[in-house]
RNA sequence: GUCCCCAUGGCUCAGUGGCUAGAGCGCCGGCCAGUCACGCCGGAGAUCGAAGGUUCAAUUCCUUCUGGGGACA
Numbered sequence: 001g002u003c004c005c006c007a008u009g010g011c012u013c014a015g016u017g018g019c020u021a022g023a024g025c026g027c028c029g030g031c032c033a034g035u036c037a038c039g040c041c042g043g044a045g046a047u048c049g050a051a052g053g054u055u056c057a058a059u060u061c062c063u064u065c066u067g068g069g070g071a072c073a
């Protein structure tokens, strides 16, 4: 330099055009318990890496950029 993949709560991931963006772990509160853990119930937390574009409608499609990973040179 060229090409490919990835970016979604604190972490790991799902969601490939329309439902209130979900799950597990973690965190907070409650119940239980002599205490902790386990278990059960509830809660907070993501304007989906950034900026544009397409569309009635974009996490999703297109372009550029940023960051990470990889292949070739």
Stems, first nucleotide, its partner, number of pairs: 001072007010025004018056001027043005049065005
The RNA shown here (transfer RNA) has 73 nucleotides and comes from a bacterium.
Its Rfam family is "tRNA". The family's RNA type in Rfam is transfer RNA. Gene Ontology term of the family: triplet codon-amino acid adaptor activity.
RNAcentral holds the sequence, with entries from ENA.